[in-house]
């Protein structure tokens, strides 16, 4: 010091749901609230996948309905960075 990964210990996050606010939405953001999590710390200007579909195409007499991300999900999964602790 570095891999690993929990008998511990100090702790940390913080789904659902509701309540305010934002947003077209999907979502995010505050507060309650905890299912869960050894990176459920940080990154999408590294990818794939997953949602939404304003705004653009197409269609329809109209309604509508397809499709399409520049929207978003990091608690979707790979990577990437940084990071506490005892024991082997």
């Nucleotide at each position: 010091u570095u891999a690993c990964g929990u008998c511990a210990a100090a702790g940390g996050u913080a789904a659902a749901u509701c309540c305010a606010c934002u947003g077209a939405a999907a979502g995010a953001u505050g507060g309650a609230g905890a299912c869960a999590c050894a990176a459920a710390g940080c990154c999408u200007a590294c990818a794939g996948g997953c949602c939404u579909a304003a705004g653009g195409u197409c269609u329809u007499u109209a309604a509508u309905g397809a499709c399409u991300a520049u929207g978003g999900c990091g608690g979707c999964u790979g990577g990437g960075u940084u990071g506490c602790c005892a024991a082997a």